[in-house]
């Protein structure tokens, strides 16, 4: 750097069960896709909750399959 390669891997939406106020998470089914769709909440972003009702602010959370960054990693054609 990423093949009409090889061996594999992961698993969207949705459904079921469980946890959570919630965003969402875990397990099973299921595959939209993915060369890091492995991991990390460090930066940006989006989302949730609470205080305190309008605006606004603050605090606590969530998402790594939104992007950037960090870090580990299979194969080796062009």
């Nucleotide at each position: 750097c990423g093949a009409c390669a090889a061996a594999g891997g992961c698993a969207a939406a949705c459904c079921c069960g469980c946890c959570g106020c919630g965003a969402g998470g875990c397990g099973g089914g299921g595959g939209c896709g993915c060369a890091a769709a492995g991991c990390c909440a460090c930066g940006g972003g989006c989302c949730u909750c609470u205080u305190a009702c309008c605006a606004g602010a603050a605090g606590a959370g969530g998402c790594c399959g939104c992007c950037g960054g960090g870090u580990c990693a299979c194969c080796g054609a062009a």

A computed fold for a 78-nucleotide RNA from uncultured Rubrobacter sp., annotated as c-di-GMP-I-GGC riboswitch aptamer.
Model confidence (mean pLDDT): 87 of 100.
Of the family's consensus pairs, 100% are formed in the model.
It matches the Rfam family "c-di-GMP-I-GGC riboswitch aptamer". Rfam links the family to the GO term cyclic-di-GMP binding.
The sequence is in RNAcentral, with records from MGnify.